Annotation: c-di-GMP-I riboswitch aptamer from Tepidibacillus decaturensis, 88 nucleotides, folded computationally.

[in-house]
RNA sequence: AUAUAUGAAGGGCAAACCUGCCGAAAGACGGGGACGCAAAGCCAAGGGCCUAAGGAGUAACAUAAUUUUAUGGCAGCCAGUUGUAUGA
Numbered sequence: 001a002u003a004u005a006u007g008a009a010g011g012g013c014a015a016a017c018c019u020g021c022c023g024a025a026a027g028a029c030g031g032g033g034a035c036g037c038a039a040a041g042c043c044a045a046g047g048g049c050c051u052a053a054g055g056a057g058u059a060a061c062a063u064a065a066u067u068u069u070a071u072g073g074c075a076g077c078c079a080g081u082u083g084u085a086u087g088a
Stems, first nucleotide, its partner, number of pairs: 006087002012037002017032004022027001035076001041081002046078002048074003054069005
């Protein structure tokens, strides 16, 4: 120095749910709230997952239906990347 496991102190973040608000949705943001988290920091131009307004197709002819598609999202899924305190 790195990796792993674990203890202490002081802090940090905040799932579900409720509520306000934006959005077609997924989801984001504010407030409340804590299931958890040592990276629950960053990264969505690697993989994965969610959504499908608009577009395209099918069928129909008239709306509706249905398939597909990210240009919309998720970092609290993996990878990548940076990194705090202290004893062993």
The model forms 95% of the base pairs in the Rfam consensus.
Its Rfam family is "c-di-GMP-I riboswitch aptamer". Rfam links the family to the GO term cyclic-di-GMP binding.